[in-house]
Context: one part of a larger RNA
RNA sequence: GAUUGAACGCUGGCGGCAAGCCUAAUACAUGCAAGUCGAGCGAGAAAGAUCCUUCGGGAUCGAGUAAAGCGGCGGACGGGUGAGUAACGCGUAGGAAUCUGCCCGGUAGUGGGGGACAACUUGGGGAAACUCAAGCUAAUACCGCAUACGCCCUAUGGGGGAAAGCGGGGGACCUUCGGGCCUCGCGCUAUCGGAUGAGCCUGCGUUGGAUUAGCUAGUUGGUGGGGUAAAAGCCUACCAAGGCGACGAUCCAUAGCUGGUCUGAGAGGAUGAUCAGCCACACUGGGACUGAGACACGGCCCAGACUCCUACGGGAGGCAGCAGUAGGGAAUAUUGCGCAAUGGGGGAAACCCUGACGCAGCUAUGCCGCGUGUGUGAAGAAGGCCUUAGGGUUGUAAAGCACUUUCAAUUGGGAGGAAAAGCUCAAAGCUAAUACCUUUGAGCCGUGACGUUACCUAUAGAAGAAGCACCGGCUAACUCCGUGCCAGCAGCCGCGGUAAUACGGAGGGUGCAAGCGUUAAUC
Numbered sequence: 001g002a003u004u005g006a007a008c009g010c011u012g013g014c015g016g017c018a019a020g021c022c023u024a025a026u027a028c029a030u031g032c033a034a035g036u037c038g039a040g041c042g043a044g045a046a047a048g049a050u051c052c053u054u055c056g057g058g059a060u061c062g063a064g065u066a067a068a069g070c071g072g073c074g075g076a077c078g079g080g081u082g083a084g085u086a087a088c089g090c091g092u093a094g095g096a097a098u099c100u101g102c103c104c105g106g107u108a109g110u111g112g113g114g115g116a117c118a119a120c121u122u123g124g125g126g127a128a129a130c131u132c133a134a135g136c137u138a139a140u141a142c143c144g145c146a147u148a149c150g151c152c153c154u155a156u157g158g159g160g161g162a163a164a165g166c167g168g169g170g171g172a173c174c175u176u177c178g179g180g181c182c183u184c185g186c187g188c189u190a191u192c193g194g195a196u197g198a199g200c201c202u203g204c205g206u207u208g209g210a211u212u213a214g215c216u217a218g219u220u221g222g223u224g225g226g227g228u229a230a231a232a233g234c235c236u237a238c239c240a241a242g243g244c245g246a247c248g249a250u251c252c253a254u255a256g257c258u259g260g261u262c263u264g265a266g267a268g269g270a271u272g273a274u275c276a277g278c279c280a281c282a283c284u285g286g287g288a289c290u291g292a293g294a295c296a297c298g299g300c301c302c303a304g305a306c307u308c309c310u311a312c313g314g315g316a317g318g319c320a321g322c323a324g325u326a327g328g329g330a331a332u333a334u335u336g337c338g339c340a341a342u343g344g345g346g347g348a349a350a351c352c353c354u355g356a357c358g359c360a361g362c363u364a365u366g367c368c369g370c371g372u373g374u375g376u377g378a379a380g381a382a383g384g385c386c387u388u389a390g391g392g393u394u395g396u397a398a399a400g401c402a403c404u405u406u407c408a409a410u411u412g413g414g415a416g417g418a419a420a421a422g423c424u425c426a427a428a429g430c431u432a433a434u435a436c437c438u439u440u441g442a443g444c445c446g447u448g449a450c451g452u453u454a455c456c457u458a459u460a461g462a463a464g465a466a467g468c469a470c471c472g473g474c475u476a477a478c479u480c481c482g483u484g485c486c487a488g489c490a491g492c493c494g495c496g497g498u499a500a501u502a503c504g505g506a507g508g509g510u511g512c513a514a515g516c517g518u519u520a521a522u523c
Stems, first nucleotide, its partner, number of pairs: 001523004006519005013370006019363002021328001026326003030323003035073003040070002048061005080281003089206007098198002103194008111145001113143002120135006151160003165186006173180002207253003214244003219241008256278004260271004283304005306317004334360001336359003342356001343354004373403004383394004407464001409459002412456002417450001422444008467512005472493003478507005488495002
């Protein structure tokens, strides 16, 4: 000099863009953060309104709505944190023995049956959490049978294995009046290929310590067996005795890694906040289940610590999600608004959910921009300070005069972020069809949290807006007073013991400026 996720002191007008628990991976009150589908399925309230009534009630609407249940998909993404990890964890370059829901393309199918379990009803247990028994029932839930292009196993003989329906529309024909049948769309099954994602292996690189020199028995290799989606001591039995190490093994300490960031002419040094990629973790430790995918932050089980409820028998919980609280600390924000946009999950769609996200709030934390007036004005006013008492300086500074009105304030107007979705019409495709559906085009309607938006206009008036540090040398900037080795200053040299440009005040000056200085840290 540059820089910072900074803090502290003094000061503080506005806007834009960013950033904001670096400490206790400490403990957490409260609310929200993952649901959705009735076009998979069975069942199905109530309040309220209207009508009737024998005043007991009943009927219709509410409504096939709400809330549940079975089932499907999603809760493995998104969001947080950096404790652990010196490792194929990360980076880079390769590899072969793998899997991959949804998505895309191809091929072939989607026939015919069965038995349950929730919900529900009844009964029981419990303070609760919840739970037990009996009975009824549906399905795209579950299980056989049939079929098998391709698929799998065998090894040329053969053997094995699948499925589910739902919705829209319709001219003949049939009908038990439900529909069949035809067609379209969405699904379902098998398999091949792709895409995407993921698992695995290897070369090289990846902090300090030798006041850590030896380490290793599943250890190193082989065979048989097991196991995985998959190679492999991954596991196991037996056999052999190997494997690593001064090119630093092992041990100890420290640490998430990278793109990057800061600095520097560069080489390098330091660093890894925000943003992006990867990894690891989710109260602590362990475990598996489900699933295409987890050994799963807001799932399950066990153990532990802690907190809470309890009728003492037993139960409940996990903010390193967003806010917020206590604590720690020099120190770090709102228990805000909205799904309007972008993106994600579900759904045919409408739509629902979304503390992702978009915004707003707080903080000079940083960067950038703007303003706090402009011109004129010498009687060089008054006052202050200094003085050799003549004067000098503050100083065109002020006042005065003439202007301007950015920003802020008040008034009125006012984009863009919005494309969709929906409705109508037309054309094309599909089709037996002018239905339906899909695509395209045209028209109509119409969705904004921010938001009293940006921006524009008008009104008034210099009006509302300057501080901080320093002035001995380094280092730009000097005098007076006070003090008297005291009080104090200080980055280094050093000042202060009676004329201190070095302490304190004042006047003046210098440097930066909505900041300025100090401290800490890096180059």
Predicted 3D model of a 523-nucleotide part of an RNA (small-subunit ribosomal RNA, 5' domain) from an uncultured Halieaceae bacterium. Its Rfam family is "Bacterial small subunit ribosomal RNA". Gene Ontology terms of the family: structural constituent of ribosome and ribosome.